[in-house]
RNA sequence: CUCUUAUCCAGAGAGGCGGAGGGACCGGCCCGAUGAAGCCUCGGCAACCCCUGUAAGGGCGACCCAUGCGGUCGCCUGCAAAGGAAGGUGCCAAAUCCGGCAGCAGGGGCGACCUUUACGGUCGCCCGGAAUCUGGAAGAUGAGAG
Repeated sequence: CUCUUAUCCAGAGAGGCGGAGGGACCGGCCCGAUGAAGCCUCGGCAACCCCUGUAAGGGCGACCCAUGCGGUCGCCUGCAAAGGAAGGUGCCAAAUCCGGCAGCAGGGGCGACCUUUACGGUCGCCCGGAAUCUGGAAGAUGAGAG
């Protein structure tokens, strides 16, 4: 760097150095001299890997008789549930801060048409959403593979 797969509405920050940026990208909206990024120290969160454990399932063996797609027992395995936190990562503003593509609810504008002339209806086009929802894309992180 590429591929596969899981997760992303929870949670958890102080100090030192540093000195103007940061929140991936674009738009928005935020954070920042009451000190950004980055580095260091210490602390914390979480539970992906990991550890304990073993329900279902699977395997092996022994035994039983009613010989079946049988039963009982033992051992092994095992991605549930439950628990742990030594180690490997990760993370510690805002939902991955929100949106981006598609669909959909609601809303606005313009035009045409209809008749019941109304705060009306139908159709078409356009705008539009920044905590509506669903899916996707992109990104991040873990695990595995190349």